[in-house]
Context: one part of a larger RNA
Molecule: small-subunit ribosomal RNA, 3' major domain
Organism: metagenome
RNA sequence: UGACGGGGACCCGCACAAGCGGUGGAGCAUGUUGCUUAAUUCGAUCAACGCGAAGAACCUUACCCAGACUUGACAUGCAGGUGGCGUUCCGGGAAACCGGGACUUCUUUCGAGACGCUUGUACAGGUGCUGCAUGGCUGUCGUCAGCUCGUGUCGUGAGAUGUUGGGUUAAGUCCCGCAACGAGCGCAACCCUCGUCGUUAGUUACCAGCACGUUAUGGUGGGGACUCUAACGAGACUGCCGGCGAUAAGCCGGAGGAAGGUGAGGAUGACGUCAAGUCAUCAUGGCCCUUACGUCUGGGGCUGCAAACGUGCUACAAUGGUCGGUACAGCGGGCAGCAAUACCGCGAGGUGGAGCUAAUCCUCAAAGCCGGCCCCAGUUCGGAUUGGAGUCUGCAACUCGACUCCAUGAAGUUGGAAUCGCUAGUAAUCGCGGAUCAGCAUGCCGCGGUGAAUACGUUCCCGGGUCUUGUACA
Repeated sequence: UGACGGGGACCCGCACAAGCGGUGGAGCAUGUUGCUUAAUUCGAUCAACGCGAAGAACCUUACCCAGACUUGACAUGCAGGUGGCGUUCCGGGAAACCGGGACUUCUUUCGAGACGCUUGUACAGGUGCUGCAUGGCUGUCGUCAGCUCGUGUCGUGAGAUGUUGGGUUAAGUCCCGCAACGAGCGCAACCCUCGUCGUUAGUUACCAGCACGUUAUGGUGGGGACUCUAACGAGACUGCCGGCGAUAAGCCGGAGGAAGGUGAGGAUGACGUCAAGUCAUCAUGGCCCUUACGUCUGGGGCUGCAAACGUGCUACAAUGGUCGGUACAGCGGGCAGCAAUACCGCGAGGUGGAGCUAAUCCUCAAAGCCGGCCCCAGUUCGGAUUGGAGUCUGCAACUCGACUCCAUGAAGUUGGAAUCGCUAGUAAUCGCGGAUCAGCAUGCCGCGGUGAAUACGUUCCCGGGUCUUGUACA
């Protein structure tokens, strides 16, 4: 100087407390361990476990079995030979591939070249090993308020000071003091979105007033008011008032205001720690394989199932279930695409194709509200499981897809110890969209609808910051 303490002081955080809803019990989905297996590819284990994977039937695919290839599936060069490329036929075969045959160019200075095939040789190739050889990227402490430097001063020196102290703040934020004076990386601000207003601009959006028209609809003329769209501005700064305070920084209350003291949310992650993670995104040193640890193909596996754990979905019902009627979004997506009206089917869906390269066309919101039934039961709750019949995608749904209809109707009556999230348009609850994608979503990323309760407080648990103290630790 640090680190540590079941030392002290101060402070903060959904850390506790106060509340609301869960998980842990059930069924299922999904990931992991374990076991099994020819293989159940690999990695991740506090900070892994709906994670890499924004989508394993084949492909993917790295694993296993079998069948094949060996300058190779891919790149560049050299030397020799050949004439192709392309189209097509035959035999074997599960295919890859192996063997055989037919048709058939361009440029040309006639040497050859372009582009292939073949032989040979350099080489290719490796998701093989090492993340403890590395780059890059990432997690974590932690969006915590810290981490340092120059000069000066002090100390023999390690080092200290500054950065400590008194206040204050979300903040090493600011003020005051001070052998310090300044500065840098962080904090904040600058950036994006939302909230108010104005200006500009009105099509595909809008419709107040004036007309026309319709069963009806901004449908039409028209309008530039309103909504909205999207660009530029204004606006919030403790600016104003009062109190407190050292007359400071600031704190408390108030006015005005759409918004008030960081307005709300996002992006943004200092010096560093963990030889943290990743050689399987990629790159890369070294090592290893080279008729195989490379490459291709068919099939299988990654989906196995005594058990254990994580994350979720659906429930156990009446604040509910079911039937009928009826209302209101936003973010987005669409041409190998989204698809309306209509017709067929109980339905998944099919036929068909108007319109749309989209503020123009397509894409039903649901909870809600108004009525009817159910009457507390393993039920008109719950939907697992299983049988049958189908639809769609796709060469192909057996292993192993999603969905529909009929039948079946399991566990489950609110969950032990324990444990998680959340402080406001939040939790809870309700649906909608998108990426991936032929098909496949209870996951993920977004969007809006309805919309709470509680916070006395900091003794305690967890994590962190500052000062101080002890130490046989470094």